[in-house]
Context: one part of a larger RNA
């Protein structure tokens, strides 16, 4: 000097991102216990009292054993109960200490809000969470050689020794109240009249070749080779419908009321439709420390409201919600060397000196 530990006057979070760390609390019995609530909880809520030893006490009382006695409705009946073993107080009296759950062991508590319902799971070795999962809800596929998956477009296997109250996929995420409008785009499902359309079919016609003919310029059968028009030709696409707990989307400008302000009202443009309920400076609000109220002597955080929502919003779920949480925010009580502000002590290590 560092580390580990212990103690500390007065104050008691003034420390700090944050009461981080440390401390407080701590056992048993009795008592007592609020809001809220899904009536289970919350709850060990909170808060209080007692606690040693001797005696009372071979006690009261209880458990078990069941000699025996009595009763009656005579039964696998009822009442009492000696003896043995065993558990075992309270009221009261007394004694000692600073201290009696004497050591060790051994919950700090309360309130508010956010998120997630809960128990659970996770980044083995910086993240345990509001992330994942979950029961519950919805949509969709699948009729069995199921869908789907593994596999070489295989055999085979899983699914499943299951069969739509089953299995797969996907979204949401207990529960309560609910889940609005848009099918124009993309996707999916259905439709099949018309348009478009591949290979294939088809083969008009052309080209090359040459027997032959020839006016010597060429023409040119059959066969072979080659190019090839019309016509025909499925799904798909175009097209016509449906579908949003499919992917997704859910407006602008101007005017108007007997102060002012505001606009229930009107006009106009655009759209597939113009955001409903609920919530709202929010885990979302830039301006912003918005404004008002509460708490503080003083509050960029917090809580309650307002609504001007830069840029909430309804299963990419909306809003609530008891219980739960090594989650996050703010406040209060208790408590403390976290701090004002440091001191002392013990142990360990390092360095230096002897």
């Nucleotide at each position: 000097u560092u580390c580990u530990u212990g103690u500390u006057a007065a104050g008691g979070a003034a420390c700090u991102c944050u009461g981080c760390a440390a401390g407080u609390u701590g056992g048993u019995g009795c008592u007592g216990u609020a809001a809220g609530u899904u009536u289970g909880c919350a709850a060990g809520a909170a808060g209080g009292c007692a606690c040693g030893c001797c005696u009372u006490a071979u006690u009261a009382g209880g458990g078990u054993u069941g000699a025996g006695u009595c009763c009656u409705u005579u039964a696998c009946g009822g009442a009492c109960g000696a003896u043995g073993c065993u558990c075992g107080a309270a009221c009261g009296g007394g004694c000692c200490g600073c201290a009696g759950a004497a050591a060790c062991c051994a919950g700090g508590g309360g309130g508010u809000a956010g998120c997630g319902a809960c128990u659970g799971u996770u980044u083995a070795c910086c993240a345990a969470a509001a992330a994942c999962a979950u029961a519950g809800g919805g949509c969709u596929c699948u009729g069995c050689u199921a869908a789907c998956a593994c596999g070489u477009a295989a055999a085979g296997u899983g699914g499943a020794u299951g069969u739509a109250u089953a299995g797969g996929g996907u979204c949401u995420g207990a529960c309560g109240c609910c889940u609005g409008c848009c099918c124009g785009g993309u996707g999916c499902c259905g439709g099949a009249a018309g348009g478009u359309u591949a290979a294939g079919a088809g083969g008009a016609g052309g080209a090359c070749u040459u027997a032959g003919c020839u006016u010597c310029g060429g023409c040119g059968a059959a066969g072979g080779u080659u190019c090839g028009a019309a016509u025909u030709g499925a799904a798909g696409c175009c097209c016509c419908g449906g579908u949003a707990a499919a992917c997704g989307g859910c407006g602008g400008c101007c005017g108007u009321a007997a102060c002012u302000a505001u606009a229930a009202c009107g006009g106009u443009c655009c759209u597939a439709a113009g955001g409903u309920a609920g919530c709202g400076a929010a885990a979302u609000u830039c301006c912003u420390u918005g404004u008002c109220g509460g708490g503080u002597a003083a509050g960029u955080u917090c809580c309650g409201a307002c609504c001007u929502g830069c840029a909430c919003g309804a299963a990419u779920g909306g809003c609530g919600u008891a219980a739960c949480g090594a989650c996050u925010u703010c406040c209060c009580c208790a408590c403390u060397g976290u701090c004002u502000c440091a001191a002392c002590a013990a142990g360990a290590a390092g360095u230096c000196c002897a």

Large-subunit ribosomal RNA, domain IV from a marine metagenome, 354 nucleotides, folded computationally. It matches the Rfam family "Bacterial large subunit ribosomal RNA". Rfam links the family to the GO terms structural constituent of ribosome and ribosome. The RNAcentral record of the full RNA draws on SILVA.